[in-house]
RNA sequence: ACGAAGAGUUUGAUCCUGGCUCAGGAUGAACGCUGGCGGUAUGCUUUACACAUGCAAGUCAUACGGAAGUUAGUUUCGACUAUACUUCAGUGGCGGACGGGUGAGUAACACGUGAGAAUUCGCCUUUAGGAGAGGGAUAACAGGGGGAAACACCUGCUAAAACCCCAUAUGCCUUAGGGUAAAAAGAGAGAUCUGCCUAAAGAGAAGCUCGCGGCUGAUUAGCUAGUUGGUGGGGUAAAGGCCUACCAAGGCGACGAUCAGUAGCUGGUCUGAGAGGACGAUCAGCCACACUGGAACUGAGACACGGUCCAGACUCCUACGGGAGGCAGCAGUGAGGAAUUUUCUGCAAUGGGCGAAAGCCUGACAGAGCAAUACCGCGUGAGGGAAGAAGGCUUACUGAGUUGUAAACCUCUGUUACCUAAGGAGGAAGAUCUGACGUUACUUAGGAGACGAAGCAUCGGCUAACUCCGUGCCAGCAGCCGCGGUAAGACGGAGGAUGCAAGUGUUAUCCGGAAUCACUGGGCGUAAAGCGUCUGCAGGUGGUUUCUUAAGUCCACUGUUAAACCUUGAGGCUCAACCUCAAUUCAGCAUUGGAAACUGGGAAACUUGAGUAUAGUAGGGGUAGAGGGAAUUUCCAGUGGAGCGGUGAAAUGCGUAGAUAUUGGAAAGAACACCGAUGGCGAAGGCACUCUACUGGGCUAUUACUGACACUCAGAGACGAAAGCUAGGGGAGCAAAUGGGAUUAGAUACCCCAGUAGUCCUAGCCGUAAACGAUGGAUACUCGAUGUUGGGCGUAUCGACCCGUCCAGUGUCUUAGCUAACGCGUUAAGUAUCCCGCCUGGGGAGUACGCUCGCAAGAGUGAAACUCAAAGGAAUUGACGGGGGCCCGCACAAGCGGUGGAGGAUGUGGUUUAAUUCGAUGCAACGCGAAGAACCUUACCAGGAUUUGCUAUAAGUGAGGUUUCUUGAAAAGGAAACUUCUAUCUGCUUAUACAGGUGGUGCAUGGCUGUCGUCAGCUCGUGUCGUGAGAUGUUGGGUUAAGUCCCGCAACGAGCGCAACCCUUGUUUCUAGUUCAUUUGUCUAGAAAGACUGCCGGUGACAAACCGGAGGAAGGUGAGGACGACGUCAAGUCAUCAUGCCCCUUACAUCCUGGGCUACACACGUCCUACAAUGGGUAAGACAAUAAGUUGCCAACCUGCGAAGGUGAGCUAAUCUUUGAAACUUACUCUAAGUUCGGAUUGCAGGCUGCAACUCGCCUGCAUGAAGGUGGAAUCGCUAGUAAUCGCUGGUCAGCUACACAGCGGUGAAUUCGUUCCCGGGCCUUGUACACACCGCCCGUCACACCAUGGGAGCUGGUUGUACCCGAAGUCAUUAUCCUAACGUAACAGAGGGAGAUGCCGAAGGUAAAACUCGUGACCGAGGUGAAGUCGUAACAAGGUAGCCGUACCGGAAGGUGCGGCUGGAUGACCUCCUUA
Repeated sequence: ACGAAGAGUUUGAUCCUGGCUCAGGAUGAACGCUGGCGGUAUGCUUUACACAUGCAAGUCAUACGGAAGUUAGUUUCGACUAUACUUCAGUGGCGGACGGGUGAGUAACACGUGAGAAUUCGCCUUUAGGAGAGGGAUAACAGGGGGAAACACCUGCUAAAACCCCAUAUGCCUUAGGGUAAAAAGAGAGAUCUGCCUAAAGAGAAGCUCGCGGCUGAUUAGCUAGUUGGUGGGGUAAAGGCCUACCAAGGCGACGAUCAGUAGCUGGUCUGAGAGGACGAUCAGCCACACUGGAACUGAGACACGGUCCAGACUCCUACGGGAGGCAGCAGUGAGGAAUUUUCUGCAAUGGGCGAAAGCCUGACAGAGCAAUACCGCGUGAGGGAAGAAGGCUUACUGAGUUGUAAACCUCUGUUACCUAAGGAGGAAGAUCUGACGUUACUUAGGAGACGAAGCAUCGGCUAACUCCGUGCCAGCAGCCGCGGUAAGACGGAGGAUGCAAGUGUUAUCCGGAAUCACUGGGCGUAAAGCGUCUGCAGGUGGUUUCUUAAGUCCACUGUUAAACCUUGAGGCUCAACCUCAAUUCAGCAUUGGAAACUGGGAAACUUGAGUAUAGUAGGGGUAGAGGGAAUUUCCAGUGGAGCGGUGAAAUGCGUAGAUAUUGGAAAGAACACCGAUGGCGAAGGCACUCUACUGGGCUAUUACUGACACUCAGAGACGAAAGCUAGGGGAGCAAAUGGGAUUAGAUACCCCAGUAGUCCUAGCCGUAAACGAUGGAUACUCGAUGUUGGGCGUAUCGACCCGUCCAGUGUCUUAGCUAACGCGUUAAGUAUCCCGCCUGGGGAGUACGCUCGCAAGAGUGAAACUCAAAGGAAUUGACGGGGGCCCGCACAAGCGGUGGAGGAUGUGGUUUAAUUCGAUGCAACGCGAAGAACCUUACCAGGAUUUGCUAUAAGUGAGGUUUCUUGAAAAGGAAACUUCUAUCUGCUUAUACAGGUGGUGCAUGGCUGUCGUCAGCUCGUGUCGUGAGAUGUUGGGUUAAGUCCCGCAACGAGCGCAACCCUUGUUUCUAGUUCAUUUGUCUAGAAAGACUGCCGGUGACAAACCGGAGGAAGGUGAGGACGACGUCAAGUCAUCAUGCCCCUUACAUCCUGGGCUACACACGUCCUACAAUGGGUAAGACAAUAAGUUGCCAACCUGCGAAGGUGAGCUAAUCUUUGAAACUUACUCUAAGUUCGGAUUGCAGGCUGCAACUCGCCUGCAUGAAGGUGGAAUCGCUAGUAAUCGCUGGUCAGCUACACAGCGGUGAAUUCGUUCCCGGGCCUUGUACACACCGCCCGUCACACCAUGGGAGCUGGUUGUACCCGAAGUCAUUAUCCUAACGUAACAGAGGGAGAUGCCGAAGGUAAAACUCGUGACCGAGGUGAAGUCGUAACAAGGUAGCCGUACCGGAAGGUGCGGCUGGAUGACCUCCUUA
């Protein structure tokens, strides 16, 4: 010393910057749902809006006269008197200036705080003195008349503590002579008491002055004439331009005057760790106001809330002539509003007014009522209780979980609320009496009985709490992120849970979190942010020493900082809230006294900061003048003769009227090659041929001088590229605009041909740039290395170099340190000090308005509404690039053969249809699912039928089979005959669960599959590096088919992949052998051997490896196959199968017949057959392998031209059969033609399968004999036993549309220089605004809707000041008119007073020209927002013309072009510098 927490959201991920949002506390609150009690507080924040009704300020008879009445007395009963009492109005006194309300105005001495001098004061206290003698009126009252009323007038009477004169004086004034000013009595039998006047003092109150303090705006910069001061006068309680006359010309202001906006100020309240920020309800102090504006009167005090006068607005009364009123007092009403109470009780207490007092008055106050409005407290029960009840919800469903000890049930208690009764304070001071609250609080006893007492919000993350159902981008939620498109923990309901609890949520506002205006406590290279640069006044800051001062600073004392509040300690209400008492810190202001280190002031000195002089020195520093050559263009002349020029390619253009080219000559203007360089100079912009003149600054060295003269700098001033402007020149080249030619879909562009402003000069303007090192200036300090420029010194030398060193510049790398990182790093972005400028989310917008400047263009200054939750920086991993490097692949190239053209087959699209079932759609769908649709299949269509319907259980019943006939398309129905009679089974009926679905969703899924790709990759552990995402390893040098291997290396190892292990094949050996075979052997099927860069040579790094060779059947993976990493494509499949959910259940299920899947103007894919002679035909001849077979293969023989039929052996297979292989060989023929090629199509006649061959099968024979003569653009496959070509077998299958598919063998090539290009892929690197990842992102016009906003002919208001007019009430002044009791008098005058009039001032009103401002306005403009509009594609990659900045011109639009600038440009080359060797 008691005090400080964060989270969500930008990204694929990361760090940072930065905004938005949340969790906390608070409230005079409001609203939703709910609501038991008590205590204590609080309660119109909005219209200072309007107010009905009642009350809120009266009192005194001990100041005064009177009236009425009661009472008493007297009484002639007419009346009189007052010694009593009551009431009433009036005169008079005191009080209505307090108390109570409100916050409109006010930015001010209004408030707060601290000082001050030129003042006043009723009541109160104290002290001293005094009150003598007179006078005249007047209200009330009476009478009269006016008025509707309010009220007013005339005449007469009367009192006082009302009023007046004189006397007196402790007072005051004074020119020191003098002058001047007062009074009141009342009560009492009395003592006495209460008053009165003067003076002094006090207490308390009030007025005035000053220092300091506390809002916003400069898009308000100048304001001020009584203004600033003086003198005279006036005025006030009092100083004073407070007022007036004159004189002077001052006063205020960048330390913010004036103006505008907003606002009562404070103690304090809320929040915060604090510093601060916000607020100024209740309580307390001050101020201001009282329907709006003005004014005075009275008074001690007012310019007066419940007083007066005037004006205005409004309301009310009226007899229309005139009057009345003021709730921002307490209640209450209306209106406004989200919203704020009773027309209550009492003066019992406290306080106030009057009074001698009793007392009266008091909506101040004390209380009660209403309101969960707030704070505090209490309760709604406690203990036991498992059949873990029922019900609900969930579920994996004969079960289990949860609600839940919760309930029921048992045993208790009785706080509180309720009822009954009794007692009963304190608030009362002050002896008695006195309580609205109050049927009080409280206490006791009894009664009854857990009875009367729980809700609200939330449950995706932040944020505690989870499931089911419904819904289906709908309905809705949402504080931010976001949720909802059929399995929603986010919507709605339910169950459950969580939080708080008589409340709980929401909304609004304030502080906090927000270090998000940063004093405490932020920043400015790239995120927002350094003025383009310099000079420099004010201001801020400032070297060394001594003395002094004491303003700042520090210490101490004193005064003050009201109380309440806060804090602490106690105490009182049962506790607490609440109340009471006591105590206290810090801090502010002021007084006084000290200290003297530091800052400041004064004085004196110093030399290191700064400057001056002197001697040198480098330089594209500036201004002016003069001179020069190269090049370009034009002109003239010559030569020459057809093109030139230009481009990706062209064309426009120039040229036979002679171009281009070339030679000579002339002219003009502009710019100055090489040197030339991260070289020089300058403040920056910028500065380059040479010479001359003038001139600024720097650097080095030396001594001497001045002696802090310095640094920075708001405002101000100067300079300031390019473009642009004005005027006058000049104009060679280049070149916005413009014209033409191309390109293109278009091309207002890029390219080309021309070409004007301009570019140049002079004079003047403009004042902006990516004016950049995106880095303000100055000073000091802090490791090194290495270039280079200028100067000095040392060394060295004949000298120049070299080397070392000190200054001043200019570069690169780097340590510490800093930084979000990139990077900076003595030229700091490090460590510090001083001064200036600037920033505070993105957009709107550097826009609008206003102002200043400018000839204009425009520049400077510079917002808001609205809108979004981001925008942004650096770095990371990917992906991508019409970026780069390396490498591979039938990728290209080199070859061979095809497709695309024809006919046919088959699949698809499309179309058609009752249906043409469904799926597959770039590669990776399309002879695919389908290894075989006539019926069946079959899922489709038409029609006809069935309804527990293949299956399970239970019960019941009993019939079934064969044949024939008949209805029917069949299924099915009916009839007849015969046979067997059986309960294992089968059929039927019923019931209950249920079956069934090729119905949907492949984007809910499993499984399976395709593809990148048999590409060489994909990862992990530990370590290390980095804040982190991540990196390293995996990169690099070689090599390989390969992340294959070797070497190196902050990495070391490992895994999935590669390879190998497996199968087939090639060689050999052994074993066995059905079949073949005469043994060897072939073959079959088992085992084994063999090949490993093992050997040799070369290259390579003494490596890995590569090249060549030997041997070998085979050589560098021998060949082929199976085998497919992490993953991608929401790839394909719910129609193989399985399966969640949804859907149908006399139908989307099941059965049957027929039809369809086979349609046919067309388009595409995949194939077959061909177009012929390397061929067709005929005849003869030769050689395989795989495979299959009993519902089968079928020999041989017979019949048929043949398909096939008949008969019939063998074979359950190395035995028999399919089974004749074909291409090939030999011989003959055909002779270049639509043919002896080709075989489509069609006719006739047959065969086979099958219930059935029409839709819709295959085969055979005879006949017919289309198209087609090698195929456009384009495109496919293949690297060796491969391509090409030839036939054979099998599955499915009754048959087959198979030319398909899966296999088998026969014959058997050509080419590969090579990696420039196309495609795909791998690795490294680079850029990125992409991450759904380029099929990405994204810009602007136009069209539509909505929103706010600027301008705008104007229009309606509000506010303010100015000028003028009019001028109420009223103060003051004047007054010649009128009136007039006190004094005075000579009784006339006069003094004094009043009225009237006049004058100054003067509110409201009017007029005029302005300023500021709210609203509105046809139309015009730009902006923002909006799932799927139009046009283009400007930017991001070299974004396909690098981009951007300033400026000018042009164009539908993004934009294009010119001039100058920047790198925040990729790529390539070169130079320089650095590091290492």
Model confidence (mean pLDDT): 84 of 100. Predicted 3D model of a 1477-nucleotide RNA (small-subunit ribosomal RNA) from Goniochloridales sp. WTwin 8/9 T-7m6.8.